[in-house]
Molecule: Bacterial RNase P class A
Organism: Alphaproteobacteria bacterium
């Protein structure tokens, strides 16, 4: 220099003119509001609505089924499927990245087409063995039937471990030796997941569970259009079911138990009225800083801060200057060299993208610089 790879941060700023919302305080005031002053007004993703909670209601709300979610270990946290830290697997030359991480010998199923055969396996080629035929220059040889056979060849993404060596009719972990895998004992390191190391054992049966399934562990529904309260208004001769304690029906995600409600009253339908207001609505598992503790997420202790609250939806247009990015150009100076380069001109550009209860996360979209690793060239 060039090509990666990881990590945190920033998402512009000034002014001048005109125009919003909300807070405090001061005046006035017909009490509707006007006016002065102060101070405050999108995001790091405000997005997707995937998760987890906080709140609010069913309702003061238990168990059991079925549903759903997670899935290696150890740890954070208010709580996750999220963060950290390990082990194992997988991808990269590497710095680093990915994980769909329990169980295929409990069951069921799958895996096109090739191929004998894809969970228990060959009926094919080939190679042996008898058998009788044909044939023949003595050896032999050819077709065919019965067995028997390699995992050797063919085929496929994948075919039942590898070398050799004995053996056998021919052959085969059929027995050995070594190597690999899988069990199982032992030790020896870690809290552990799992590692090392040594004995024994012929045990050598694939993938796929992100196929259903088994196993473990966790799980009330529904949601801010929740929900509470004021105001106003209107239409029920409407239709149906039971029944007053031996209880119909109706809540409780579905079902079953249970529990509650229900006493002249509950319920279902069907239909009409209220489109109005105020809260909920922002002080928080809260931001910022220092110190301490931890390998880290993080936690602990002091100290200070108060950062939208619209309500058909406010935070904005208009000029201009700057600031950063890109190309070209010129070069002041750096450097042993490869090379690097302020200042100054020119030309363009400025990314994604707006809260609507809140907050902890993933996950998508995006533009700058900044540190640090890798790796490959080039100087010296």
């Nucleotide at each position: 220099c060039g090509a990666g790879g990881u990590g945190a941060c920033c998402u512009g700023g000034g002014g001048a003119c005109c125009g919003c919302c909300g807070g405090c305080g001061g005046c006035g005031c017909u009490c509707g509001c006007g006016u002065c002053g102060c101070g405050g007004g999108a995001g790091g993703a405000a997005a997707g609505u995937c998760c987890g909670a906080g709140c609010u209601c069913c309702a003061c709300a238990g168990g059991g089924c079925g549903a759903g979610g997670u899935g290696c270990c150890g740890g954070g946290u208010a709580a996750c499927a999220c963060c950290c830290g390990g082990u194992c697997g997988g991808g990269g030359c590497g710095a680093c990245c990915c994980g769909g991480a329990g169980g295929a010998a409990a069951g069921u199923g799958c895996a096109a087409c090739a191929g004998a055969g894809a969970g228990c396996a060959g009926g094919g080629c080939g190679c042996c063995a008898c058998g009788g035929c044909c044939u023949c220059u003595c050896g032999g040889g050819g077709a065919c039937g019965u067995g028997g056979u390699g995992a050797g060849c063919g085929u496929g993404a994948a075919a039942g471990g590898g070398u050799g060596c004995g053996g056998u009719a021919a052959g085969a972990g059929c027995g050995c030796a070594c190597c690999g895998g899988c069990g199982u004992c032992g030790u020896c390191g870690g809290c552990a997941a799992c590692g090392g190391c040594g004995g024994c054992g012929g045990c050598c049966a694939g993938g796929c569970a992100a196929a259903c399934c088994c196993c473990a562990c966790c799980u009330g529904g529904a949601g801010c259009a929740a929900g509470a309260c004021c105001g106003a208004a209107u239409a029920g001769a409407g239709g149906g079911g039971c029944g007053u304690u031996c209880g119909a029906g109706g809540g409780u995600u579905g079902c079953c138990c249970g529990c509650c409600c229900g006493a002249a009253g509950c319920c279902c339908c069907c239909g009409g009225g209220u489109u109005g207001g105020u809260c909920g609505c922002u002080g928080g598992a809260g931001g910022c800083c220092a110190c301490c503790g931890g390998u880290g997420a993080c936690g602990g202790u002091g100290g200070u801060c108060c950062u939208a609250g619209a309500g058909g939806a406010a935070u904005g247009g208009u000029c201009u200057c700057c600031a950063c990015c890109u190309c070209c150009g010129c070069g002041a100076g750096g450097g042993u060299g490869a090379c690097c380069g302020g200042a100054c001109g020119g030309a363009g550009g400025c990314a994604c993208a707006g809260a609507a209860c809140u907050c902890g996360g993933c996950u998508u979209a995006c533009g700058g610089g900044c540190a640090c690793c890798u790796c490959g060239g080039a100087c010296c």